The RNA shown here (SAM riboswitch aptamer (S box leader)) has 126 nucleotides and comes from Paenibacillus oceani.
[in-house]
RNA sequence: CUCUUAUCAAGAGUAGGUGGAGGGACCAGCCCUAUGAAGCCCGGCAACCGACAGAUCCGUCAGCAGACGGGGACGCACGGUGCUAAUUCUUGCGGGAACAUGUUUGAUGUUUCUGGGAGAUGAGAG
Numbered sequence: 001c002u003c004u005u006a007u008c009a010a011g012a013g014u015a016g017g018u019g020g021a022g023g024g025a026c027c028a029g030c031c032c033u034a035u036g037a038a039g040c041c042c043g044g045c046a047a048c049c050g051a052c053a054g055a056u057c058c059g060u061c062a063g064c065a066g067a068c069g070g071g072g073a074c075g076c077a078c079g080g081u082g083c084u085a086a087u088u089c090u091u092g093c094g095g096g097a098a099c100a101u102g103u104u105u106g107a108u109g110u111u112u113c114u115g116g117g118a119g120a121u122g123a124g125a126g
Base pairs, nucleotide, nucleotide: 001126002125003124004123005122006121007120008119013042016041017040018039022032023031024030026092028090029089043084044083045082048080049079050078052075057070058069059068060067061066088118093115094114095113096112097111098110099109100108101107
């Protein structure tokens, strides 16, 4: 870098330190920011992967107790990541519904449901 797959409406500093002007992936919006942005450190959140732990249950040996194996719910922040404003902040390509405007039967807007796309993170593979 590419592919596959799972998740993305929760959670985490009101005033921690450093740093100094940007940031929220991108477009269009709309936000955050010198009452200090990004980055780094500290703190915190989180059960994706590993470690630890291990219930119900199943099998074998025994048929008293128990032993071995399978299997993994709940837990756990120890390790590897990750995250730590706003639903992935909203939209971006389709489909449906409702409402409004207006209309010689064809349009515009708003709201909502849903499927994708793009993106992020983990795991596996190349």

Model confidence (mean pLDDT): 82 of 100. Rfam family: SAM riboswitch aptamer (S box leader). From the family's description: The SAM riboswitch is found upstream of a number of genes which code for proteins involved in methionine or cysteine biosynthesis in Gram-positive bacteria. Gene Ontology term of the family: regulation of gene expression.